A computed fold for a 544-nucleotide part of an RNA from Clostridium fermenticellae, annotated as large-subunit ribosomal RNA, domain I.
[in-house]
Context: one part of a larger RNA
RNA sequence: GGCGCAUGGUGAAUGCCAUGGCACCAGGAGUCGAAGAAGGACGCGAUAAGCUGCGAUAAGCUCCGGGUAGGCGCAAAUAGCCUGUGAUCCGUAGAUUUCCGAAUGGGGCAACCCACAUGACUAACGUCAUGUACUGUAAACUGAAUUCAUAGGUUUAUAGAGACACACCCGGGGAACUGAAACAUCUAAGUACCCGGAGGAAGAGAAAGAAAUAUCGAUUUCUUUAGUAGCGGCGAGCGAAAGAGAAUGAGCCCAAACCAGGAACUUGUUCCUGGGGUUGCGGGUAGAUCACAAUUACUUUUAUUCUUUAAUUGAAGAGAGCUGGAAGGCUCCGCCACAGAAGGUAAAAGCCCUGUAAGUAAAAAAGAAUUUUAGUUAGAUCUAUUCCAGAGUACCACGAGACACGUGAAACCUUGUGGGAAGCUGGGAGGACCACCUCCCAAGGCUAAAUACUACCUGGUGACCGAUAGUGAAGCAGUACCGUGAGGGAAAGGUGAAAAGAACCCCGGAAGGGGAGUGAAAUAGAACCUGAAACCGUGUGUCC
Numbered sequence: 001g002g003c004g005c006a007u008g009g010u011g012a013a014u015g016c017c018a019u020g021g022c023a024c025c026a027g028g029a030g031u032c033g034a035a036g037a038a039g040g041a042c043g044c045g046a047u048a049a050g051c052u053g054c055g056a057u058a059a060g061c062u063c064c065g066g067g068u069a070g071g072c073g074c075a076a077a078u079a080g081c082c083u084g085u086g087a088u089c090c091g092u093a094g095a096u097u098u099c100c101g102a103a104u105g106g107g108g109c110a111a112c113c114c115a116c117a118u119g120a121c122u123a124a125c126g127u128c129a130u131g132u133a134c135u136g137u138a139a140a141c142u143g144a145a146u147u148c149a150u151a152g153g154u155u156u157a158u159a160g161a162g163a164c165a166c167a168c169c170c171g172g173g174g175a176a177c178u179g180a181a182a183c184a185u186c187u188a189a190g191u192a193c194c195c196g197g198a199g200g201a202a203g204a205g206a207a208a209g210a211a212a213u214a215u216c217g218a219u220u221u222c223u224u225u226a227g228u229a230g231c232g233g234c235g236a237g238c239g240a241a242a243g244a245g246a247a248u249g250a251g252c253c254c255a256a257a258c259c260a261g262g263a264a265c266u267u268g269u270u271c272c273u274g275g276g277g278u279u280g281c282g283g284g285u286a287g288a289u290c291a292c293a294a295u296u297a298c299u300u301u302u303a304u305u306c307u308u309u310a311a312u313u314g315a316a317g318a319g320a321g322c323u324g325g326a327a328g329g330c331u332c333c334g335c336c337a338c339a340g341a342a343g344g345u346a347a348a349a350g351c352c353c354u355g356u357a358a359g360u361a362a363a364a365a366a367g368a369a370u371u372u373u374a375g376u377u378a379g380a381u382c383u384a385u386u387c388c389a390g391a392g393u394a395c396c397a398c399g400a401g402a403c404a405c406g407u408g409a410a411a412c413c414u415u416g417u418g419g420g421a422a423g424c425u426g427g428g429a430g431g432a433c434c435a436c437c438u439c440c441c442a443a444g445g446c447u448a449a450a451u452a453c454u455a456c457c458u459g460g461u462g463a464c465c466g467a468u469a470g471u472g473a474a475g476c477a478g479u480a481c482c483g484u485g486a487g488g489g490a491a492a493g494g495u496g497a498a499a500a501g502a503a504c505c506c507c508g509g510a511a512g513g514g515g516a517g518u519g520a521a522a523u524a525g526a527a528c529c530u531g532a533a534a535c536c537g538u539g540u541g542u543c544c
Stems, first nucleotide, its partner, number of pairs: 002542008015529001016494002020465002022462007029454002031163002039100003042055003046078002050074002061094002064091003070082003105114003115132007134160009168199001169197005179186001183233001209216002220247005230238002251446003254390001258275008280424001282388002284385007297376003303370007311360003317333001319332004334351002336340001342354003395419007405431001426441005481488002501528001504515004
């Protein structure tokens, strides 16, 4: 030195674990902000660095309700306090809420600097309170060139501004890689991305529709139709609709004609307010006949119920013996169950604790449904008249876009440029266009539900993970650290049932260790559960 055996160190795998994650389900909620948000800075504790909470009333103040014996957060300790005159704690409501930040009196290198006006107090210095940004709208008062006026100015009232949930929605812009086995039309894709806007949903929506000789009757979503009809360097690829079946279900209001009142001036028009009226055979006006009516909706108001935001009642073994450090284990004997979900308790508990099933509960606040009161809100038919029924619109040409549809035979829809109607004996559509036929009434507006999503709250579930996994983050993590910056971005869990966390003695400067003691265990001693391997030792056997 090799090999074998034994025993250590180092090391962290493995096993076990769960106050962390992941995915989804149900319900709620879907906003906050000039009454100053989101997010921060700085402070507030007896001792106080951090986190949490809070704001000069500063780990808190007040009322009300719940609740009961302890309490002064994480977080030990000492001191000192609070508390049955009900504290701490939980819930509703309120008060306070420095400074920055849209930040808004002016400025500024965020958390700082410097003001003005008015009022109160003060002998005075001064202190305190309130206000003072910009823009839109409305009103009032003023007011140039320029007489009236207008522009402009001032004041007051009111609204906006900013944040976010990297989601969902609508609109304005809008790629490329890629695919076509190259590439240009095409595709990717109206995707990514940027901007604007809104809501709890948004958008769409009550036929100038879809159809086909029969009809249907707003919109939206799903299934199907169907990878069909089609489109397409007819390549790659793109890709409907009607119809059928479901979810849901809801319809309305203006403009105009006409009437009444008022105003303005150009004196015959225009404007305002109210009535009227709203659809494919409609309304107005004139006449005739019949009716006299709301379970329709909106606003207002009243009451009741339910739900949510604290809680509360809640059955049955501290049974005996055995093992053990410890009984919930084993043996024996009982009991409850609308409760044998789950968690905890020194090992594995229906009956020990918290709970669970089943019930009960709100001073206050919020929401929902129903309901009460009051107000507002519809006439029908026929005849005549020909008054009205959305104009730079429809439509056409050219150029584009969007339609599954790439210019095509290319309709329908939108519109940049130019032209430019009709007026109910009217107009549009039915995939060029024309005729017949059928359907419908554009150029004004509103509209719940079925649908999409989840930052947030509550409850629940998992052939999801179990510390190199699962969130980047189970621990004070978007931290430490890196970067000028945009940005990038970790590592790091486990003593024990209970600190009972090792008094005291010894060696040592200390670290560390040896005794003693605690404990079931200390090879559980804080570098702490288990403790594999690589790697490094010690002892011993045998061989060389």

The prediction has a mean pLDDT of 84. NCBI's taxonomy places the organism under Bacteria, Bacillati, Eubacteriales, Clostridiaceae, Clostridium. The full RNA is in RNAcentral, with records from ENA and SILVA.